[in-house]
């Protein structure tokens, strides 16, 4: 210098004017006067890294602060972090890449099921061609019958270890050597996944669990339109119910409440208002300590949106970046600056994103 | 805001436990008819909403997006 891998960060800046939401302050006015409302003035404050998709996990609320069983759902190498997780960190094995690095992950030797088409045969499998042995026939180099054989051909995504030597009628783990794989035992290391070494065995055991399933662990249901309070307004009528109804959700049990109606289901009616929940939190920033890290802990410091048809916008000036033109750099003019946008709140994941910055590392080429 | 369902030719729908994506209407051509309709015969037409994964093989199973549709207030 070129090509690349991984991680982190920013995502327009400053100022002026006008407008909008929220919260205090001051003045005036009104009322049913410890208060509320209206008008005016001034101050502070007002979107994001994803606020998004709603895919997970929690807080919070109600229902037994959630109980027992079955069913269902989820997760899936090991260890750790965390409030929790399907997230994060570290490690292990396998696969890919020259490499930095990236991707995958329980069990198929517990059982069941599936493996289309093709093919003779698709699971302790299988003789279509071929090869070999025996018998027979005749038109004498072919045909038929019986048997052996998985070395060769062919089919398929997949045909049941590989290479070599021996062996045989031809062959074959049939025997042997080495290699790969599997099971069992022993020694050493590691918390563990696993790794290193040694011995024995029979020769070899297909794939799919994002098929049923097995094993281990987790899991009650609903959701801020949860839920609590206040105000306003209307009209009641009919029907089922005692092995009853509701909380309660797939079912059963249990618990609590209601007990002959003021309950419950259906029809009909009214309202379309306010307050709380609701903004101090697993909170942000800085530093010390512990830890490889995720993270934990201690100290200091800061207060940072709260709407309810839903505010966060517009104009102008200077600067920054990109493109175009005039043109030659020292200037002028024009256009553009993404994705998107809170609604109970957090931790993640995933998806969208113009442009830019920083750090670590790898390969190749060149120079000293 | 919260919860749930669905997406297959132009339209309406199928596809059972994964195994060549079909049916009806519509469209095109031909036959019948003097001509049209009806009828008969033949044909055209699909990235199964998009992308990725599991598998030998995906409309189907898993994950992520996109779109459409539906339900959910309070009082008595």
């Nucleotide at each position: 210098g070129c090509a690349g891998u991984c991680g982190g960060c920013c995502g327009g800046g400053c100022g002026a004017c006008c407008g909008c939401g929220g919260c205090g302050c001051c003045g005036c006015c009104g009322c049913c006067c410890a208060g509320c409302g209206g008008c005016g003035g001034g101050g502070c404050u007002g979107a994001g890294g994803a606020a998004g998709g709603u895919c997970c996990g929690g807080g919070c609320u109600c229902c037994a602060c959630a109980g027992g069983g079955c069913a269902g759902g989820g997760u899936g190498c090991u260890g750790g972090g965390u409030a929790a997780c399907g997230c994060c960190c570290a490690g292990g094995c396998c696969g890919g890449g020259c490499g930095a690095c990236c991707g995958g992950c329980g069990g198929a030797a517990a059982g069941u099921g599936c493996c289309a088409c093709a093919g003779a045969a698709a699971g302790a499998a299988g003789a279509c061609c071929g090869c070999c042995g025996g018998g027979g026939g005749c038109g004498u180099g072919c045909c038929c019958c019986c048997g052996g054989u998985a070395a060769g051909g062919g089919u398929g995504a997949a045909a049941g270890g590989g290479u070599g030597c021996g062996g045989u009628a031809a062959g074959a783990g049939c025997g042997c050597a080495c290699c790969a794989g599997c099971g069992c035992c022993c020694c050493g290391g590691g918390c563990g996944a696993c790794c290193g070494g040694g011995g024995c065995g029979g020769c070899u055991c297909g794939g799919c669990a994002a098929a049923c399933c097995c094993c281990a662990c987790c899991u009650g249901g609903a959701g801020c339109a949860a839920g609590a309070c206040c105000a306003a307004g209307c009209a009641g009528g009919g029907g089922a119910c005692a092995c009853g109804g509701a909380g309660u959700g797939g079912c059963c049990c249990g618990c609590u409440c209601c007990c002959a109606a003021c309950g419950c289901c259906c029809c009909g009616g009214g309202u379309a208002g306010g307050u709380c929940g609701c903004a101090c939190g697993a909170g942000g920033c800085c530093g010390g300590c512990g830890g490889c890290a995720a993270c934990g802990u201690c100290g200091g410091u800061c207060c940072c949106a709260g709407a309810u048809g839903g505010a966060u916008g517009g104009u102008c000036g200077c600067c920054c970046c990109u493109c175009c033109g005039g043109u030659g750099c020292u200037c002028c003019g024009g256009a553009g600056g993404a994705c998107a946008g809170a609604a109970c709140c957090c931790g993640g994941c995933c998806u969208a994103u113009a442009g830019g910055c920083c750090g670590a590392c790898u390969g190749c080429a060149c120079u000293g | 805001g919260c919860c749930g369902a669905c997406g297959u030719g132009g339209c309406g729908c199928a596809a059972c436990u994964g195994g060549u994506a079909g049916c009806g209407c519509a469209c095109u051509c031909g036959a019948c008819u003097u001509g049209u309709a009806a009828u008969c015969g033949a044909g055209c037409g699909g990235u199964u909403c998009g992308g990725g994964g599991u598998u030998c093989a995906a409309g189907u199973c898993c994950c992520c997006g996109c779109g459409u549709c539906g339900g959910c207030u309070c009082c008595a």